Predicted 3D model of a 97-nucleotide RNA (TPP riboswitch aptamer (THI element)) from Oscillatoria sp. FACHB-1406. Its Rfam family is "TPP riboswitch aptamer (THI element)". Gene Ontology term of the family: thiamine pyrophosphate binding. RNAcentral holds the sequence, with entries from Rfam. The source organism's lineage runs through Bacteria, Bacillati, Cyanophyceae, Oscillatoriales and Oscillatoria. The prediction has a mean pLDDT of 75.
RNA sequence: AAUCUAAGCUAGGAGCGCCCGGAUUUUCGGGCUGAGAUCGUAUCCUUAGAACCUGAAUCCGGUUAGGACCGGCGGAGGGAAGCUGUUAAUUAAGAGG
Numbered sequence: 001a002a003u004c005u006a007a008g009c010u011a012g013g014a015g016c017g018c019c020c021g022g023a024u025u026u027u028c029g030g031g032c033u034g035a036g037a038u039c040g041u042a043u044c045c046u047u048a049g050a051a052c053c054u055g056a057a058u059c060c061g062g063u064u065a066g067g068a069c070c071g072g073c074g075g076a077g078g079g080a081a082g083c084u085g086u087u088a089a090u091u092a093a094g095a096g097g
Base pairs, nucleotide, nucleotide: 001091002090003089007084008083009082010081011046012045013044014043016040017032018031019030020029021028022027052078053077054076059072060071061070062069
């Protein structure tokens, strides 16, 4: 000197499933996992990007009342930024030993 990063401001991206009972075609209540189950401007994520999507019309294996619930898939592909800035970290240059 630069990068990254807690947090903040503004802007943007994304998801909202499964089961049971009632109601009956409008929906209500409860349960499971999770940060969040369109209850919210609430939650998460924004390129050092697994938030999320495609692969995936029964994806594959396991588990469960069921289900992206757990793992693989995934050193596959795609995917939305600017500023301020604490602490540590990384890189480069110089000086000294």